[in-house]
RNA sequence: GUGUGAUAAAGGCAAACUUAUCGAAAGAUAAGGACGCAAAACUAUAGGGGCUUCGUCAUUAAAAUGACAUGCCAGCCAGUUGCCAAA
Numbered sequence: 001g002u003g004u005g006a007u008a009a010a011g012g013c014a015a016a017c018u019u020a021u022c023g024a025a026a027g028a029u030a031a032g033g034a035c036g037c038a039a040a041a042c043u044a045u046a047g048g049g050g051c052u053u054c055g056u057c058a059u060u061a062a063a064a065u066g067a068c069a070u071g072c073c074a075g076c077c078a079g080u081u082g083c084c085a086a087a
Stems, first nucleotide, its partner, number of pairs: 004085002012037002017032006035075001041080003047077002049073003055068004
């Protein structure tokens, strides 16, 4: 240095849920709260995959339905970077 990740050390993040706010929604932010995480750090029209559908188009007597993200998700896979160090 690379790989790897322990009854190691120093730490870190924070699911569900609740409250408030924003948003059409998915969801996001803040506080509380911990299910868990060796990257649960960063990256979303320069990878894949997924979610929503205000809006647009089509259909319909109407309601509904279908298609399309420049919206959203990285705690889905992935890319990039990183603390410490036993075997």